Molecule: SAM riboswitch aptamer (S box leader)
Organism: Dehalococcoidia bacterium
């Protein structure tokens, strides 16, 4: 980097550094966070339970190890379908696409 499978409306903060943007992507439209210091990085902590481990007859449990994560539904929408609606605006549900994380692979 590529594809496959699974999950993505729950959960989880303090200190230090930096100093202006950030929330995904290709972009756009919303909305939100941010000098009362966001984002990012470091330390410690926590959440969770995908993989390994331990335990259990099993269901489960533990949180020892490997990851991951710690604003808002992946913040919402933009594509397709169905329903509602006045044949509207829009709303609801489902799906796709893209993205993130884990695992085993090429």
């Nucleotide at each position: 980097c590529c594809a496959u499978c699974a999950u993505c409306c729950a959960g989880a903060g303090c200190g230090g550094a930096c100093g202006a943007g950030a929330g995904c992507a290709a972009c756009g439209g919303g909305c939100u966070c941010g000098a009362a210091g966001a984002c990012u990085c470091c330390g410690c902590a926590g959440c969770a339970a995908c993989c390994g481990g331990c335990u259990c007859c099993a269901c489960g449990g533990c949180a020892c190890g490997g990851u991951g994560c710690u604003a808002a539904c992946g913040c919402c929408c933009g594509c397709c379908g169905a329903g509602c609606g006045a044949c509207a605006a829009g709303c609801u549900c489902g799906g796709a696409a893209c993205g993130a994380u884990g695992a085993g692979g090429a």